[in-house]
Molecule: transfer RNA
Organism: Candidatus Saccharimonadota bacterium
RNA sequence: GGUUCCUUAGCUCAGUUGGCUAGAGCGCACGAUUCACAUUCGUGAGGUCACAGGUUCAAGCCCUGUAGGAACCA
Repeated sequence: GGUUCCUUAGCUCAGUUGGCUAGAGCGCACGAUUCACAUUCGUGAGGUCACAGGUUCAAGCCCUGUAGGAACCA
């Protein structure tokens, strides 16, 4: 230098053919349970879906560019 892939909550990830309101586990806060802790259960907070632009009635999803990361080729 070239090709391909990845980037979604604090962490690990799902999200199918573009179609309502973006989710799970762990973690965090509060509550119940306990003499207390742990466990368990319930409730809740937490997201510019890496960034910018485009296509579309509608984008996490499609297209282009940028940034970061990984693999391979040279």